Predicted 3D model of a 72-nucleotide RNA (transfer RNA) from Candidatus Harrisonbacteria bacterium RIFCSPHIGHO2_02_FULL_40_20. It matches the Rfam family "tRNA".
[in-house]
RNA sequence: GCCGGAGUAGCUCAGCGGUAGAGCAAUCGCUUCGUAAGCGAUGGGUCGGGAGUUCGAAUCUCCCCUCCGGCU
Numbered sequence: 001g002c003c004g005g006a007g008u009a010g011c012u013c014a015g016c017g018g019u020a021g022a023g024c025a026a027u028c029g030c031u032u033c034g035u036a037a038g039c040g041a042u043g044g045g046u047c048g049g050g051a052g053u054u055c056g057a058a059u060c061u062c063c064c065c066u067c068c069g070g071c072u
Base pairs, nucleotide, nucleotide: 001071002070003069004068005067006066007065010024011023012022013021018055026042027041028040029039030038048064049063050062051061052060
């Protein structure tokens, strides 16, 4: 330099054009003599950055950044 993959909540990941979600973690509550476990609720996101297409973009297109793999 070229090709491919990945970037979404604190962590691990779903979501493949029409309301951004799950598990774990955190906080609060229930339960217990108490702790753990269990159960319920709550908060937490400029979807890596920018531009474009579209009535509508996490999703499609282009450029850039970071990481991983391959080729030379």